[in-house]
RNA sequence: AGAAUGAAGAGUUUGAUCCUGGCUCAGGAUGAACGCUAGCGGCAGGCUUAACACAUGCAAGUCGAGGGGCAGCGCGGGGUAGCAAUACUCUGGCGGCGACCGGCAGAAGGGUGCGUAACGCGUGAACAACAUACCCGAUACAGGGGGAAAAGCGGUGGAAACGCCGUCUAAUACCGCAUAACGCCAAGGGAUGACAUCAUUUCAUGGCCAAGCCCGAGAGGGGGUAACGGAUUGGUUCGCGAUACAUUAGCCAGUUGGUGGGGUAAAGGCUCACCAAAGCAACGAUGUAUAGGGGUUCUGAGAGGAAGGUCCCCCACACUGGAACUGAGACACGGUCCAGACUCCUACGGGAGGCAGCAGUGAGGAAUAUUGGACAAUGGUCGGAAGACUGAUCCAGCCAUGCCGCGUGAAGGUAAGGGUCCUAUGGACUAUCAACAUCUUUUGUACGGGAGCAAUAAGGCCCACGAGUGGGUUGAUGAGAGUACCGUACGAAUAAGCAUCGGCUAACUCCGUGCCAGCAGCCGCGGUAAUACGGAGGAUGCGAGCGUUAUCCGGAUUUAUUGGGUUUAAAGGGUGCGCAGGCGGGCUGACAAGUCAGGGGUGAAAUAUCCGCGCGCAACGCGGGGGGUGCCCAUGAGACUGUCGGUCUUGAAUACGGUUGCCGUGGGAGGAAUGUGUAGUGUAGCGGUGAAAUGCAUAGAUAUUACACAGAAGGCCGAUUGCGAAAGCAUCUCACGAAGCCGGGAUUGACGCUGAGGCACGAAAGUGUGGGGAUCGAACAGGAUUAGAUACCCUGGUAGUCCACACAGUAAACGAUGAUAACUAGCUUACGGCGAUAUAAUGUCGGAGGCCAAGCGAAAGCGAUAAGUUAUCCACCUGGGGAGUACGACCGCAAGGUUGAAACUCAAAGGAAUUGACGGGGGCCCGCACAAGCGGAGGAACAUGUGGUUUAAUUCGAUGAUACGCGAGGAACCUUACCCGGGCUCGAACGGUGCAUGAAGAGAUGCGAGAGCAUCUUGUCCUACGGGACAUGUAUCGAGGUGCUGCAUGGUUGUCGUCAGCUCGUGCCGUGAGGUGUCGGCUCAAGUGCCAUAACGAGCGCAACCCUUGUCCACAGUUACCAUCAGUCAAAGCUGGGGACUCUGUGGAGACUGCCACCGUAAGGUGAGAGGAAGGGGGGGAUGACGUCAAAUCAGCACGGCCCUUACGUCCGGGGCGACACACGUGUUACAAUGGUGGGUACAGAGGGGAGCUACGCCGCAAGGCGAUGCGAAUCUCGAAAACCCAUCUCAGUUCGGAUUGAAGUCUGCAACUCGACUUCAUGAAGUUGGAUUCGCUAGUAAUCGCACAUCAGCCAUGGCGCGGUGAAUACGUUCCCGGGCCUUGUACACACCGCCCGUCAAGCCAUGGAAGCUGGGGGUGCCUGAAGUUCGGGACCGAAAGGACCGACCUAGGGCAAAACCGGUAACUGGGGCUAAGUCGUAACAAGGUAGCCGUACCGGAAGGUGUGGCUGGAACACCUCCUUU
Repeated sequence: AGAAUGAAGAGUUUGAUCCUGGCUCAGGAUGAACGCUAGCGGCAGGCUUAACACAUGCAAGUCGAGGGGCAGCGCGGGGUAGCAAUACUCUGGCGGCGACCGGCAGAAGGGUGCGUAACGCGUGAACAACAUACCCGAUACAGGGGGAAAAGCGGUGGAAACGCCGUCUAAUACCGCAUAACGCCAAGGGAUGACAUCAUUUCAUGGCCAAGCCCGAGAGGGGGUAACGGAUUGGUUCGCGAUACAUUAGCCAGUUGGUGGGGUAAAGGCUCACCAAAGCAACGAUGUAUAGGGGUUCUGAGAGGAAGGUCCCCCACACUGGAACUGAGACACGGUCCAGACUCCUACGGGAGGCAGCAGUGAGGAAUAUUGGACAAUGGUCGGAAGACUGAUCCAGCCAUGCCGCGUGAAGGUAAGGGUCCUAUGGACUAUCAACAUCUUUUGUACGGGAGCAAUAAGGCCCACGAGUGGGUUGAUGAGAGUACCGUACGAAUAAGCAUCGGCUAACUCCGUGCCAGCAGCCGCGGUAAUACGGAGGAUGCGAGCGUUAUCCGGAUUUAUUGGGUUUAAAGGGUGCGCAGGCGGGCUGACAAGUCAGGGGUGAAAUAUCCGCGCGCAACGCGGGGGGUGCCCAUGAGACUGUCGGUCUUGAAUACGGUUGCCGUGGGAGGAAUGUGUAGUGUAGCGGUGAAAUGCAUAGAUAUUACACAGAAGGCCGAUUGCGAAAGCAUCUCACGAAGCCGGGAUUGACGCUGAGGCACGAAAGUGUGGGGAUCGAACAGGAUUAGAUACCCUGGUAGUCCACACAGUAAACGAUGAUAACUAGCUUACGGCGAUAUAAUGUCGGAGGCCAAGCGAAAGCGAUAAGUUAUCCACCUGGGGAGUACGACCGCAAGGUUGAAACUCAAAGGAAUUGACGGGGGCCCGCACAAGCGGAGGAACAUGUGGUUUAAUUCGAUGAUACGCGAGGAACCUUACCCGGGCUCGAACGGUGCAUGAAGAGAUGCGAGAGCAUCUUGUCCUACGGGACAUGUAUCGAGGUGCUGCAUGGUUGUCGUCAGCUCGUGCCGUGAGGUGUCGGCUCAAGUGCCAUAACGAGCGCAACCCUUGUCCACAGUUACCAUCAGUCAAAGCUGGGGACUCUGUGGAGACUGCCACCGUAAGGUGAGAGGAAGGGGGGGAUGACGUCAAAUCAGCACGGCCCUUACGUCCGGGGCGACACACGUGUUACAAUGGUGGGUACAGAGGGGAGCUACGCCGCAAGGCGAUGCGAAUCUCGAAAACCCAUCUCAGUUCGGAUUGAAGUCUGCAACUCGACUUCAUGAAGUUGGAUUCGCUAGUAAUCGCACAUCAGCCAUGGCGCGGUGAAUACGUUCCCGGGCCUUGUACACACCGCCCGUCAAGCCAUGGAAGCUGGGGGUGCCUGAAGUUCGGGACCGAAAGGACCGACCUAGGGCAAAACCGGUAACUGGGGCUAAGUCGUAACAAGGUAGCCGUACCGGAAGGUGUGGCUGGAACACCUCCUUU
């Protein structure tokens, strides 16, 4: 250049990721159906189911120019009656013609898809093995006879259908005779050609074959017979192609072949007789199931996959089965015979029928049309023709069933009402939509006009010539249809729906509902704020349609030829040998099968495609072109493959030499250990376990010594070593056998590789027979453990373990990695050889390991021993479960093995890696975590909170740690939210507006439990006169709710936890999730710091900064202080004064491993170190990272939504929150002598005080009362106890303990009954140190002692929060319990171990296996019977004859009997399986899953399962050894 026009993905496994892998969706299509909707036209299509049954009508007739004739019709003629019309009757004379004889056609056209897996179909060949009516061409001929039989006529049977008898008769009906070849047959001769049998042609001999019929006046036309040729159509044969199952592996008796008859149009076992014993099959015979085939149609980029309706070609069938007749053609859809089933008629004796033709009916079904018109056209049959017939055909009708086209208006138009929504005075959307004004008229309605389809026939006229043909012209005929189309008028007039709106997937809000109702293609929505259900508004998509369902292809590279895989995801056979098959080294010659090239034939039309044309366009149709991947033929090429031949040595093998080893088989030998026996010594235990017990032992065990016997196994060497095909193989030795490797290169000369079936070998367990039996040891027994323990542990112990022979044939038979060959960097260890060994320290071959390049891989990883790159062959896989199960078959003595499904069910199942979490995994570290201590709780009584119970109510909340002296830091009323009762409804409080009335307000009376109701008295503001302020009433708009939801929320809080963690930017690594940083070593209280480092930095946390306390300094000093000076008092900072001290307050200093020593690279650590008030964070506080627990709170507050509104709001009185069989938590007081009681004597801090704290005085036993004073407070006031001293009690239910109860009081308060505190007197309970278990605390701590405060009238405070006084003990240490941090490891967990999950049993549902039996189906076999019919034989009867009746034989449909096989249905009962929010029993698996798990096998057990034996790592941890890498 040319050619080609063609290829999209998404959702769903996970916390997240990558991969594998299934499921699902978006597209196209349909003879469709269903739902909603519907204006018109064109073109198509229309029983997919019951090849189920059919009423009725029609679908095949025609020819009188073959014939006899004349029933009916018409015409003519005759007769009778009648006026006539006309009626009756006769007449075949004419037109014609029912029935009949005869000819042709009924074998086409039309329908259907039952059967058929077949030469049925497609394609290409063959017939030298055939036929062909009608048609065409060309040849010849047609002489002369005969006898019947329909119809008709007469008779007769029958209900009918239909016959029967007699008689007459024509023919293009039938039968002889003659003629006769170029025909056929028989045998013979010659020639030519070949393709085996043969074909063609020729000669002569014998035999055989015909309607002179019809029309016509004639001419002529039509027809006939024989033979030839053509055309057409058919018949037969063959190659190739097209289906599922091997859980169908062997099939076949006319079967395979031959010879010879028969038969056919024709070849042929097509049929028969005889002979032979073949034929088909793993390249799939036979059987079973399914199915008409093709052109084509749908889909797809294609390759493919699926389909075969309409149209065309072929086949098959015509109620089911069989059969032949006629004929050119049939074994015949609308013919015949027989049998069967069914339906109908019947006089019961017999008959009739076949819509898978067109309509139509019933039935079936989700579902498929009119009992229409016409032969006008096209075509068919008959005819000489006219013409007849034609449900073929052409038209019309019904149906949105499909495809195509048109329309339902066009262009302007404000931003109206309504609706809906929202962030709601308002805005947005619906929406230019509508209204409104202008325009158009396809469609529609009305009226008018109005096709093409028609070409011609008979006949007429003309022309040509070969004289009956052709041509021209004229000339009837339209079902559709007054349709299409055209014109005029009118008028937006007559015309829009359906589905969807969570993601995929275009399109969002409100209301209702509340895991209900419902949706759903997949994922999934719905449990009170649903874009997912239902409705609405809006939006999106398509549009006279739109959705749904069903089916096919696509997407799906998800069966992979194009174009996949097999270490771990599904998938390498346990291993070898090896037949078939597949594949195969170098050179060379021949051939031309494969292959390639150009050529020829075929590949029907339609379809598809390109170009053009016609219907207004399109769909649709017409014309033309190209292509048609295929098959066949012939010619050529010769690279490659193949075949045949020659040759080579490198593949392979052999020989020779050397060498290696737990290689195999058989025999022999030896020692250690174990057990047993005998004997000795010896005495009370032995043995065993976490601890025990069973067991053994005074009848002498165990232990020990000696001897003996038995069987089994082979220590050290020993290793990641070696050998073998794998399984597997280990003392020494002998014999026999096998193999590998190396060396040189002697021999053969491709002899090779792989290998379906097949054959052989094949651990352990197991089986059979016979031995053997020491040890160990399934089962079993006993003992333990345990809730149980059919286990783990212990004591025994049978089979077995061992040998021989025979079976079995499986394992995690694993490198989870088939065999062979080649290629692709290196380093290193050790094994067997060769070679070298100072001319060295390298090299080479084979096998075994480790680490890695490239490359590959989803990753982990593999990496010359590939999982890399290639080639050949074999095996295997295609979602999980059901299931390696069932059934069947084969094998086995059995156990069982091999082969190996389906229904049903799920949307996953899975691999690798990541981050977490977890572990009865590991390492490191911390904490009052344990340990060491001190004191408590758990027992008692009481207080208080909670549960429970009770109640009219016992309001509500908090519930492991992290609720329970918690919300509550004050429940007699109030509080108060609860209950009972009585009231109010603009309301108990507040705001706005309108109207009315009145200042506001104060006082009093009555009723009442009170709230409140009613009444009376009093009061009369400001003003600019409009009214205003305030109040009351009324109307109205906002109220009010401790009602619900803490799982709608804000805020706040608890806890992990004051634990040291949690992250980011950039870079780097990884396909990715993610990692790195943050890991490692050292160190720290600390992710604190240092070092190292593909990381470098940063943030929130840690620490520090803040407060307080401990020391000192400076300054300031009253109400504090008082050393010095002075004064006073009983005493006293009481006074003057002081600024020293204490103290108060403010501001500073101080501590930093700074110094020293040691250790350490450093960071840092250690120290009775120095100094210092304090030493390594000095003590205490405040401070709480990212986050977790849907943690707590709607009742503190706020707030979304929902709910109540004469009450779920609000006021009041009373009650309740205080109940009491009981259980728990937290406390108080005790049980006493380290104590109680009485008396005496001291010392704080921090706080409070005006409706207050109160000195002091008096009264009271006391609580308290009455007076009185100071102080809004460093001034006054509230105020210590333990301690200490003295005395007493003397171990007891007490002089301990104080509960409970009685009596009398005080105080607060409107009020102490329910229900306060305190005082006094009396009473004097339990309790004598507390079971299992459990709590706090590491120093001014625990323990113990009191004081103050908040709340508050008072107080149920023993609580809470602070304050000071006195003041200990102990910590070896980190094994264990609990909690936490970091690193690492395993994981089937991710709601994250309070996880996940297995099996039995019980319940419901579903499909399925077995099963006595019952039942159905198709096919085959044997026997009996056997219609019609062909053929054969007979044929005494009929006939002149031809021939026929009739009889028999063979075969057969059908029927019957019998025994089996196969395939279903059903079934008492039975087996397992699947599924199902909350059933039972256990805990098998996942972590070392608490006995590592798993595989094969055997035994046992409610169940998961346990145990034995051998194997595997797809086991954790620890120790040791070895190897590799780096230094």
Molecule: small-subunit ribosomal RNA
Organism: Bacteroidales bacterium